[in-house]
RNA sequence: UCGUUAGACGAUCGCUUGCGCGUUAAACCGCAAGAGGAAAGUCCGGGCAGCACAGGACAUGACAGUCGCUAACGGCGACCGAGGGUGACCUUAGGGAAAGUGCCACAGAAACGAAACUACCCGUAAAAGGGAAAAGAUGAAACGAGUGAGGUAAGAGCUCACAGCAUUCCAUGGUGACAUGGCGUGAAGGUAAACCCUGUCAGCUGCAAGGAGAUCUACGUAAAGGGCGGUCCGUCCGUAGGUCGCUAUCCGCUUGAUCGUCUAGGCAACUAGGCGGCUAGAUAGAUGAUCGUUCACGACAAAACCCGGCUUAUCGACGAUCUG
Numbered sequence: 001u002c003g004u005u006a007g008a009c010g011a012u013c014g015c016u017u018g019c020g021c022g023u024u025a026a027a028c029c030g031c032a033a034g035a036g037g038a039a040a041g042u043c044c045g046g047g048c049a050g051c052a053c054a055g056g057a058c059a060u061g062a063c064a065g066u067c068g069c070u071a072a073c074g075g076c077g078a079c080c081g082a083g084g085g086u087g088a089c090c091u092u093a094g095g096g097a098a099a100g101u102g103c104c105a106c107a108g109a110a111a112c113g114a115a116a117c118u119a120c121c122c123g124u125a126a127a128a129g130g131g132a133a134a135a136g137a138u139g140a141a142a143c144g145a146g147u148g149a150g151g152u153a154a155g156a157g158c159u160c161a162c163a164g165c166a167u168u169c170c171a172u173g174g175u176g177a178c179a180u181g182g183c184g185u186g187a188a189g190g191u192a193a194a195c196c197c198u199g200u201c202a203g204c205u206g207c208a209a210g211g212a213g214a215u216c217u218a219c220g221u222a223a224a225g226g227g228c229g230g231u232c233c234g235u236c237c238g239u240a241g242g243u244c245g246c247u248a249u250c251c252g253c254u255u256g257a258u259c260g261u262c263u264a265g266g267c268a269a270c271u272a273g274g275c276g277g278c279u280a281g282a283u284a285g286a287u288g289a290u291c292g293u294u295c296a297c298g299a300c301a302a303a304a305c306c307c308g309g310c311u312u313a314u315c316g317a318c319g320a321u322c323u324g
Stems, first nucleotide, its partner, number of pairs: 001320005007294007015034006036300001040311002043309005048206004055233004060202005065079005080094001081092004095197002100195002102191003112144001117136002120131003146162005165186003169182005210251003213244007225237003258277008295298001
């Protein structure tokens, strides 16, 4: 760094579901099955269901290197860049600061179209005035390319040499982010986890979704109203009332992007195929209790439509690879 496991065996009693015998049906009886790696938080994505086969624009929100995986994702894998570590390896809040706006506390002369406190140079009796931006002091950050030489009144990329940074273009390697090299050019302070800009994605509500009746009357053909949600457009729909029945039962409900194993492809995430398996489905809610043997004396915690992730909790035991 990665993975596995989550006491074991036996007996008795009880609970939920299915099947069988039997039955109008139920009960009794017999047999079989019966929580997790996180079932949790409900954070993200999808299936499914209703609204319309989910439409357009704005608003709003999330995300942001590249390539891939996937039903999809804000997830995962590999790689690139940056940072850390002696190393194995780890972290990453990774588009844009020459589109615009804002902000940069304290200190400090000055916090960004620059300006000039001390010091320096010219000047002067001293001032005033002028030059310059190298030195000092403050600060998280000081005008924004360091050292040396030339240059000058003093100085300055003002000029030159070498070194550094950024980058157009070219070459080579790579699917790509990018890396290496070459010729030139350049001097844009920081902050986007400030507004904002660019790009991508997102309709709303969640299984208490939703489905399972009959019949009569009145009004009406185009408006009102409603589906329709933050807004607008667009589009679709007849509306209102009465009677019987029902406030309960059934379906949805577990065979599924499923599990195990083997083979093949891929660095991996993952994919394809063969064979085999069926593994809770309750509705006040079952999965428990007691006893015996044994060990290392047992943690965190328990389904409620389903699945993929993320996050958090967790006594211990075991296995594999690598580093000092």
Overview
RNAcentral holds the sequence, with entries from MGnify. Bacterial RNase P class A from a marine sediment metagenome, 324 nucleotides, folded computationally. Model confidence (mean pLDDT): 76 of 100. It matches the Rfam family "Bacterial RNase P class A". By type it is a ribozyme.